[in-house]
Molecule: c-di-GMP-I-GGC riboswitch aptamer
Organism: Acetomicrobium hydrogeniformans
């Protein structure tokens, strides 16, 4: 250095519930703890989710469809930073 453990010290925190923000996806805080060796950071590539506004069905309403500039880093890959040290 690579790899990585029924290791040590510590870290993060799924579902669910509560409060707040948001049109929604989702986010933030609290409880919680399924899991995680990058479950730290980053939307760069792929992917997924949402659809207020906009466009279309349609002249209008209801209803439906399309659409990312919105969201997800705990979907996969890339980039970047980093704690610990048994065996190999």
């Nucleotide at each position: 250095g690579u790899c990585g453990a029924g290791a040590a010290a510590g870290g993060c925190a799924a579902a669910g519930c509560c409060a707040c923000c948001g049109a929604a996806a989702g986010g933030u805080g609290g409880c919680g703890g399924c899991g995680c060796a990058a479950a730290g950071c980053u939307a760069c590539g792929g992917g997924u989710c949402u659809a207020c506004a906009g466009c279309c069905c349609u002249c209008a309403a209801a209803g439906g469809g399309c659409c990312a500039u919105g969201a997800c880093a705990g979907c996969c890959g890339g980039g970047u930073u980093g704690c610990c040290u048994a065996a190999a």